The prediction has a mean pLDDT of 79. Predicted 3D model of a 374-nucleotide RNA (Bacterial RNase P class A) from an Actinomycetota bacterium. Rfam family: Bacterial RNase P class A. By type it is a ribozyme. It is recorded under the gene name rnpB. The sequence is in RNAcentral, with records from ENA.
[in-house]
RNA sequence: GCAGUCGGCCGGGCGACCGCGGUCCCGCAUGCGGGGGUCGAGGAAGGUCCGGGCUCCACAGGGCAGGGUGCUGGGUAACGCCCAGGCCGGGUGACCGGCGGAAAGUGCCACAGAGAGCAGACCGCCCGCCGCAGCGUCCCCGGACGCCCGGCGGGCAAGGGUGAAACGGUGCGGUAAGAGCUCACCAGCGCACCGGGUGACCGGUGCGGCUCGGAAAACCCCACCCGGAGCAAGACCAGCAGGGGACAUGGAGCGGCCCGCUUCCACCGCCCCGGGUAGGUCGCUAGAGGCCGGCGGUGACGCCGGUCCCAGAUGGAUGGUCGCCCCGCCUCCCCGGAGGCGGACAGAACCCGGCCUACAGGCCGGCUGCACCG
Numbered sequence: 001g002c003a004g005u006c007g008g009c010c011g012g013g014c015g016a017c018c019g020c021g022g023u024c025c026c027g028c029a030u031g032c033g034g035g036g037g038u039c040g041a042g043g044a045a046g047g048u049c050c051g052g053g054c055u056c057c058a059c060a061g062g063g064c065a066g067g068g069u070g071c072u073g074g075g076u077a078a079c080g081c082c083c084a085g086g087c088c089g090g091g092u093g094a095c096c097g098g099c100g101g102a103a104a105g106u107g108c109c110a111c112a113g114a115g116a117g118c119a120g121a122c123c124g125c126c127c128g129c130c131g132c133a134g135c136g137u138c139c140c141c142g143g144a145c146g147c148c149c150g151g152c153g154g155g156c157a158a159g160g161g162u163g164a165a166a167c168g169g170u171g172c173g174g175u176a177a178g179a180g181c182u183c184a185c186c187a188g189c190g191c192a193c194c195g196g197g198u199g200a201c202c203g204g205u206g207c208g209g210c211u212c213g214g215a216a217a218a219c220c221c222c223a224c225c226c227g228g229a230g231c232a233a234g235a236c237c238a239g240c241a242g243g244g245g246a247c248a249u250g251g252a253g254c255g256g257c258c259c260g261c262u263u264c265c266a267c268c269g270c271c272c273c274g275g276g277u278a279g280g281u282c283g284c285u286a287g288a289g290g291c292c293g294g295c296g297g298u299g300a301c302g303c304c305g306g307u308c309c310c311a312g313a314u315g316g317a318u319g320g321u322c323g324c325c326c327c328g329c330c331u332c333c334c335c336g337g338a339g340g341c342g343g344a345c346a347g348a349a350c351c352c353g354g355c356c357u358a359c360a361g362g363c364c365g366g367c368u369g370c371a372c373c374g
Base pairs, nucleotide, nucleotide: 001370002369003368004367005366006365007364008363009362010361012325013324014323015322016321017320018319020040021039022038023037024036025035026034028031042345046356047355049354050353051352052351053350054230055229056228057227066226067225068224069223070222071085072084073083074082075081086099087098088097089096090095100221101220105219106218108214109213122160123159124156125155126154127153128152129151130150131149134147135146136145137144138143139142168186169185170184171183173181187211189208190207191206192205193204194203195202196201234282235281236280237279243273244272245271247269249266250265251264252262253261254260289308290307291306292305293304294303295302296301326343327342328341329340330339331338332337333336
């Protein structure tokens, strides 16, 4: 220098004017408005996929069912997240991806193929018997033997062929032909022991039968975790209408009248009570918080000290115009300027930790490979 890999960060700046929401102060005509100060979106506020806080409901304890997670150790409030490590796979490498059990059992493995799981014999190889066109040899000239071919019976699994996958590889022996059939070495699996590691696992020694396929996003087994609903949670105040009660009034009844009384009726009065709609208030933003420093830890992270307050709307504010600058592209010329266009994805709604997805443009750092120079 080129190519690559991993991680972190920013995501337009300044000014003027106009406008919007919260809060504090001031003024007045006390209720709307006015003036001033101050604060006012994000790295993803997003998808709502996972985990928690908070709220209400349910709940002795244990089990079943159901759901989730899945190498090991650690971090955390918790997680399907993060960190460190292990093994396997890919890459020259930095680095990236994957992860319980298939030797507990049941079932599955398309097409092709003879055979797809304690497999199988299509071609092939070998042995025996039978047949005989042809060829060869022999002789006592008609037979015998051999080769080739065909059929039947049997043996084999080395070779060919099918397939994603076919029951270890190489060699010596062995055999009619063959075969872990035997043996040596190698690979793989299992068991035992020794050493290292908290562990996943690693290194080594010996033995064994010879070889054991894939898939658990098929059922299943094992270990661990999990109550439900969600801020429209939930709490408080409560107009109007309606409900209940007391009093008052009127009616009815108590043999006719008055007073008085009533498990009665009405009610346009008045007062009280509880539920609760519209509406309002709280929940609501100071928090597993941000920044700086120190200490512990390989790290995720934890502890301590200091410092800061940083949106809370409810038809839902956080915007617009102009000027200068910045970046990119295009055009023009007097090569340094001028003009024009563009600057993403997206927008809080109870809060927090993650994951995933979207994103114009740009910055920084670690590491790797190749080439060159000293």